The RNA shown here (TPP riboswitch aptamer (THI element)) has 102 nucleotides and comes from Chitinophagaceae bacterium UBA2375. The source organism's lineage runs through Bacteria, Bacteroidota, Chitinophagia, Chitinophagales and Chitinophagaceae. The sequence was found by an Rfam model in a public genome assembly.

RNA sequence: UACUGAAUUCCGGGGUGCUUCCGUUACAUGACGGAGGCUGAGAUGAUACCCGUAAAACCUGAACAGGAUAAUGCCUGCGAAGGGAGAAUGAACUAAGCGCCC
Numbered sequence: 001u002a003c004u005g006a007a008u009u010c011c012g013g014g015g016u017g018c019u020u021c022c023g024u025u026a027c028a029u030g031a032c033g034g035a036g037g038c039u040g041a042g043a044u045g046a047u048a049c050c051c052g053u054a055a056a057a058c059c060u061g062a063a064c065a066g067g068a069u070a071a072u073g074c075c076u077g078c079g080a081a082g083g084g085a086g087a088a089u090g091a092a093c094u095a096a097g098c099g100c101c102c
Stems, first nucleotide, its partner, number of pairs: 001095002007089004011052004017038009058083003064077004
C1' cells in the first nucleotide's frame, strides 16, 4: 500500500396482520376504545424491533397457488422473479513493496 473485514459512529430504509369478550356508536354484519388469544425480532409501540447492495428487512406480482387453522399475508411454493435504503473510521489475517540490522 492492497485485499478481506468484525466492530464503531453518523445517516437512511421498513412493517404493524388475524381473532374472542366487553363498552360506545352505526344499522346490514362496520368503526372506535378497553382487556385477552395466535404467529413473529417486531402486530401502533417506539429513544422499540428488523434491515441497508455479499441487500429473503420490506414492497410488487397478490383479492396468487397448495396445505393447515377459530382465523389470518400461519406454513410451503411462487423465488435468487422484479423492485428495494450507505458513507466515514477501522483491529486482526493474508499478499506485495520500501527502509534498517545480521
Record summary
Model confidence (mean pLDDT): 76 of 100.